[in-house]
């Protein structure tokens, strides 16, 4: 320098262009002589940034930023 993949909750990741989710973690409650385990509930997101397409974008397009892999 070129090619390619990834970027969504604290972490790991889902998410057919039409209401943003799960598991773990956290908090609260239940159960128990107590803890753990188990059960229930709650909180937590400017979906990397900026533009574009569209009635409508996490999803499609472009540029940029960060990270992984490959080529020279």
């Nucleotide at each position: 320098u070129c090619c390619u993949c990834c970027u969504u909750a604290g972490c790991u990741c889902a998410g057919u262009g039409g209401u943003a989710g799960a598991g773990c973690a956290u908090u609260c409650g239940g159960c128990u002589g107590u803890u753990a385990a188990c059960c229930g509930a709650a909180g937590g997101g400017u979906c990397g940034u900026u533009g574009g397409u569209u009635c409508g974008a996490g999803c499609c397009c472009a540029a940029c930023a960060g990270g992984g892999g490959g080529a020279g």
Transfer RNA from an uncultured Clostridia bacterium, 72 nucleotides, folded computationally. Its mean pLDDT, the model's own confidence on a scale to 100, is 82. Its Rfam family is "tRNA".